Predicted 3D model of a 72-nucleotide RNA (transfer RNA) from Candidatus Buchananbacteria bacterium CG10_big_fil_rev_8_21_14_0_10_33_19. Its Rfam family is "tRNA". The coordinates come from a structure-prediction model, not an experiment, and the mean pLDDT is 81. The organism belongs to Candidatus Buchananiibacteriota, within Bacteria.
């Protein structure tokens, strides 16, 4: 320098163009316990950015960007 894939809660993954983006661990608060741990209830918490396309866009194009692979 080219090309490819890749981006969603603190992690790690979901979600065929259409329901308030959903789950697990992690957090807080409550409960349970003699007290932890385990259990059981509750909360808050996210689409990488900037334009298309469509009546609707996490999804499709484009540009950027950040990560990761390839050739060279």
């Nucleotide at each position: 320098g080219c090309u490819c894939u890749u981006g969603u809660a603190g992690u790690u993954c979901a979600a065929u163009g259409g329901a308030u983006a959903g789950a697990a661990c992690a957090a807080g608060c409550c409960u349970c316990u003699c007290c932890u741990a385990a259990g059981g209830g509750c909360u808050a918490a996210a689409u990488c950015c900037a334009g298309g396309u469509u009546c609707g866009a996490u999804u499709c194009c484009u540009g950027g960007u950040g990560a990761g692979a390839g050739c060279a």